[in-house]
Parts: sequence; structure tokens; C1' cells
RNA sequence: UCAGAGGGUCGGGCGGCCGCGGCCCCGUUGUAAGGACGGGGGCGAGGAAAGUCCGGGCUCCACGGAAUGAAGGUGCCGGGUAACGCCCGGCGGGGUCAGGGAGCGAUUUCUGGCCUCAGGGACAGUGCCACAGAGAGCAGACCGCCUCCUGCGCAAGCAUGAGGUAAGGGUGAAAGGGUGCGGUAAGAGCGCACCGCGGGACUGGCAACAGGACCGGCAUGGUAAACCCCACCUGGAGCAAGACCGAAUAGGGGUGGCAUAUGGCUGAUUCCGGCCCGCCGCCCGGGUUGGUUGCUUGAGGCGCGGAGCAAUCCGCGUCCUAGAGGAAUGGUCGCCGAACCCCGCAAGGGGGGAACAAAACCCGGCUUAUAGGCCCUCUGACAAU
Repeated sequence: UCAGAGGGUCGGGCGGCCGCGGCCCCGUUGUAAGGACGGGGGCGAGGAAAGUCCGGGCUCCACGGAAUGAAGGUGCCGGGUAACGCCCGGCGGGGUCAGGGAGCGAUUUCUGGCCUCAGGGACAGUGCCACAGAGAGCAGACCGCCUCCUGCGCAAGCAUGAGGUAAGGGUGAAAGGGUGCGGUAAGAGCGCACCGCGGGACUGGCAACAGGACCGGCAUGGUAAACCCCACCUGGAGCAAGACCGAAUAGGGGUGGCAUAUGGCUGAUUCCGGCCCGCCGCCCGGGUUGGUUGCUUGAGGCGCGGAGCAAUCCGCGUCCUAGAGGAAUGGUCGCCGAACCCCGCAAGGGGGGAACAAAACCCGGCUUAUAGGCCCUCUGACAAU
């Protein structure tokens, strides 16, 4: 310098004029209420406002407590948070790079970095492992290797049969540990050493977990974003939730059935306590036009200091930063202005002008979209020192 992987951040700025919406103050005017006009001051769409995937705040439901079950969710440990499936720090598995070490070898180990994991259980049970292959759960002999009998052959060897074998080859995603040495007719943990696997006193750590004296020839495969088991968590509905004002022969009338306690009470059943007295269908008929509120002072922003590896928390100070209601946040002018293009040795000059996208009760996350710029970490190539 180029390329790749991961993470973070910006994504136009300043000013004038005109226009729009809210809030506050003043004046005029008006309505049942809402309002209208004029002047002044302040403010006015994002990092995702999107998705509606999680968690809550808030509102409503005569329900509340306990037990059992269903359905759903989460799934290593510790911490943070209002809470979470989120965030932080660790542990472990897999991959990879660098630097060291041990070993004949297989391989293994230490330190550090980066990426990644839907990370409890396969010895509760069920299911599945296609095809290929001899054989894929309690296996297996296709090609082979070895021994013996018989036959052929001068011999080497060949053929049938019997026995042994699973080290070599082949099939496959996966074949019943691996390497080396010994041993054997040929082989095999058959034996030994090391690695691996199982158990494990003890040590370190809050823990996940790590190390580990010593023991054992040791394979009872894999799969749970398959059913399932285990641990923990979970009322329902949602701002179109709700509340109020005004208004209405109207808190209405008729009729049929059930019930009159063994009824009903925003997820099932049972028990206990409490509350309400009703439920279903049909017919007639009034109102539901409109307005106010919920509606923006918050688990709030910013600055400084402190604690902590961090997420975050504490203290002090300061600020008020949209609240529309078919839905405002715009238009125009000027200056500056990234990438990029052109001229130029350079300084510099000219051009150029940025994607995804638009609040609707609010907040904490996750996920998705994003032109271009900048920063950090790791990996590879090239060059220079």
C1' cells in the first nucleotide's frame, strides 16, 4: 500500500427571509365546551423513528391466597439492570495465527491474539442414522493375510475344502481407540511405553472449571433449533387501554326459556376467603354528532468527581430539548463542506455535494436496511528499514 474478517462512530454545519405547529406572556373578540385575530419569547422528526421479536412503566378486569395440571419461554458460572431471551466479565468446546517446549512417532503442552458456539441431560424412555458397504447396536468378512488336507505342477505356484484372523486395502458423514516396540503360523491391548478414555485422594478458585498422586487394558457410537427428561420463569387484555363534559319518551318497553343457589366473578381444575344477585334468545325504540383528557418532568439529558477490569452504580451541579389529531417540523438565498473527478512538481485552484429513511403513550434491548468517510483489533500478500 492492497485485500479479507470482526467491532465502533459520523452520516451534513452556520446564518438571513418567508411559511407551518405547540407552549408561555400581553391585548381585542367569541362559544355549552373547543376557538379566532394581532404582538413578543422559546422549542419543533432517527440511528435506526422500521420489524412488532423480547422486557417493563402505565390503564382496565371483584377478585385474593394455596395446590395440581396444561401451554409457552429460557438453559455453563458470576455480576449488572425495573426487568429480559439483553449487557459485562470469566469458564468450556471448535477453528486459526504467532512465539517457545516435549517426543522415534502418533501427537501433545505453555503463553498470547482473533473468529465462532441454540454451551443442562444420550446410564428414564421412544424415534432416526438414507444410499453405499461384509457390517451402522450390541455389529461384520468383499478384496486380502496365515495354517492344514486333497488334486495339478520339475519348481515357483494354482484350484477346491476346512480352520484361524481383523493389523493392510475398499465403502461411507461415521467402522468399535492412536503411534511405536515386542510377540505370533498370520494377527489382535495379546503384552509394554507414551498419548487418549474411565475412576480419582488432594490442591486452587464464590463458581463454572483447572491441575492432579494413584488405579484400570479400557470403547455400553452419534443425534435432543427430533419427541422427551430435568432446573428456573410466566394472570388476561391493551392508548383503538381508560377517564370526564354535554346530550337522550330512556338507568327504556314487550316476549320466550333457564335459574332462584348445586348460579356467576378477563387462561384450566380443586379447596379456602370475599364480592355480585342473575343468564340466554327474539322484537320495538333513544343516545353514540362533538369536545376535554390520557399526551410528555422521565428507570430523563449534559458536565464534573468517586467506586469498579467492565457492564453499571453513587454524589454534586445544570437543562427542559416535538406532542400533532388525517395529522405541523417546510420553501428559498448565501457561506463552509467528506468521498470522488480535472489542472498543477508542489502549494494550491476548479467542479462536485452523501445512503437507509419520517415521531403518534413512554422507556430498556434485539433484529433488519444503509451511499460514503474516519478509528481500532486480527489475518494474508507486496515493498522499505